[in-house]
Molecule: c-di-GMP-I riboswitch aptamer
Organism: bacterium
RNA sequence: CCACGAAAAAGGCAAACCCGUUGAAAGGCGGGGACGCAAAGUAUCGAGCCUUUCCCUCGGGAAUGGUGGUCGUGCUACCGAU
Repeated sequence: CCACGAAAAAGGCAAACCCGUUGAAAGGCGGGGACGCAAAGUAUCGAGCCUUUCCCUCGGGAAUGGUGGUCGUGCUACCGAU
């Protein structure tokens, strides 16, 4: 340095749920809280999924809205038993 991820250590993140706030919704943000996470860091580039202010022939349709804690991929990163 690369791979790998320990009944290791230090440090980190924070699901559900509750409160506040924001949004049309999905969802976001802040606080509490921990189910989990070795990339649960980051980017919506590709796929998936969610929503419907919007379009419409009112049967439906597509995100330009979201989700990185759904996956692929790009970029970056702490520690070091093997």